The RNA shown here (transfer RNA) has 82 nucleotides and comes from a Verrucomicrobiales bacterium. It was read from a public genome assembly. Rfam family: tRNA. Gene Ontology term of the family: triplet codon-amino acid adaptor activity.

[in-house]
RNA sequence: GGGCGCGUGGUGGAAUUGGCAGACACGCGGGACUUAGGAUCCCGUGGCGAAAGCCGUGCAGGUUCAAGUCCUGUCGCGCCCA
Numbered sequence: 001g002g003g004c005g006c007g008u009g010g011u012g013g014a015a016u017u018g019g020c021a022g023a024c025a026c027g028c029g030g031g032a033c034u035u036a037g038g039a040u041c042c043c044g045u046g047g048c049g050a051a052a053g054c055c056g057u058g059c060a061g062g063u064u065c066a067a068g069u070c071c072u073g074u075c076g077c078g079c080c081c082a
Stems, first nucleotide, its partner, number of pairs: 001081007010026003019065001027045006046055003058074005
């Protein structure tokens, strides 16, 4: 340099293949229980915000009523070829 694949919260990972993003688990926060701690149970947990609400699938565009998913470019990582 060329080809192929991957990129989603704090972490591992889902999403019927275009139709409510983040299921589920871990972790974390609060509470119950305990003398205390652990374990267990209950509630909450993507970001911003007091709330209403707004934003979010590496980044920038495009198609579409609607995109994590399709198309183009680009960045990073991995594999293969030279």